Transfer RNA from an Oscillospiraceae bacterium, 73 nucleotides, folded computationally. Taxonomically the source falls in Oscillospiraceae (Bacteria, Bacillati, Clostridia, Eubacteriales). Its Rfam family is "tRNA". The family's RNA type in Rfam is transfer RNA. The coordinates come from a structure-prediction model, not an experiment, and the mean pLDDT is 81.
RNA sequence: GCCCCUAUAGCUCAGCAGGUAGAGCGCAUCCAUGGUAAGGAUGAGGUCGCCAGUUCAAAUCUGGCUGGGGGCU
Numbered sequence: 001g002c003c004c005c006u007a008u009a010g011c012u013c014a015g016c017a018g019g020u021a022g023a024g025c026g027c028a029u030c031c032a033u034g035g036u037a038a039g040g041a042u043g044a045g046g047u048c049g050c051c052a053g054u055u056c057a058a059a060u061c062u063g064g065c066u067g068g069g070g071g072c073u
Base pairs, nucleotide, nucleotide: 001072002071003070004069005068006067007066010025011024012023013022019056027043028042029041030040031039049065050064051063052062053061
């Protein structure tokens, strides 16, 4: 220098033939207990890495950039 993969909640990850984002763990409150743990209920938390493009509509498609991983020279 070139090619491929990848970036979604605090963490680990789903969600891609475009239609307004979820799970587990964690966190908060409540229930329960003599108390704690376990358990149950409810809830908060994400402009989907950044900038553009296409589209009525983009996490999803296209281009560029950045970070991470791998390969080639």